FMN riboswitch aptamer (RFN element) from a Spirochaetota bacterium, 141 nucleotides, folded computationally. Its Rfam family is "FMN riboswitch aptamer (RFN element)". From the family's description: The RFN element is a highly conserved domain that is found frequently in the 5'-untranslated regions of prokaryotic mRNAs that encode for flavin mononucleotide (FMN) biosynthesis and transport proteins. The prediction has a mean pLDDT of 80. The organism belongs to Spirochaetota, within Bacteria.
[in-house]
RNA sequence: CAUUGUCUUCGGGGUUGGGUGAGUCUGGUUUUAUCAGAUGAUUCCCUACCGGCGGUUAAAGCCCGCGACUCUGUGCAAUGUGCAGAUUGAAUCGGUGAAAUUCCGAUGCCGACGGUACAGUCCGGAUAAGAGAAGAUUGGU
Numbered sequence: 001c002a003u004u005g006u007c008u009u010c011g012g013g014g015u016u017g018g019g020u021g022a023g024u025c026u027g028g029u030u031u032u033a034u035c036a037g038a039u040g041a042u043u044c045c046c047u048a049c050c051g052g053c054g055g056u057u058a059a060a061g062c063c064c065g066c067g068a069c070u071c072u073g074u075g076c077a078a079u080g081u082g083c084a085g086a087u088u089g090a091a092u093c094g095g096u097g098a099a100a101u102u103c104c105g106a107u108g109c110c111g112a113c114g115g116u117a118c119a120g121u122c123c124g125g126a127u128a129a130g131a132g133a134a135g136a137u138u139g140g141u
Base pairs, nucleotide, nucleotide: 003139005137006136007135008134009133010132017046018045019044023039024038025037026036027035028034029033048121049120050111051110052066053065054064055063061109062108070086071085072084073083074082075081076080091107092106093105094104095103113124114123115122
């Protein structure tokens, strides 16, 4: 320097402020109704906030790929797990530069499934899994 096997550790962030008021509760009344009050959304509306991993002449949520979620097939002593496959979101313009859909400026966009008042941010599967990162050790040159 290149590289084989094994092991260890690490390995996802985020609702601020305001508005509305379904539902629920209490009370009044002329009681299949109606009025008032209380409570009531991180889900609705405005606003706020967040961004896994590798790569890419230069730093990326929205360029390329991977992982996660979901689904299908199949092996296995089987609500699990191994393998194979499918699905899987979103960006433009201007500037600088040798080089940037990555930087700077502007404007915009996206975000699995179950629960619940309709959820990227709450609760749950998940003290899980994981792309991968770092380190230790072993063999070889």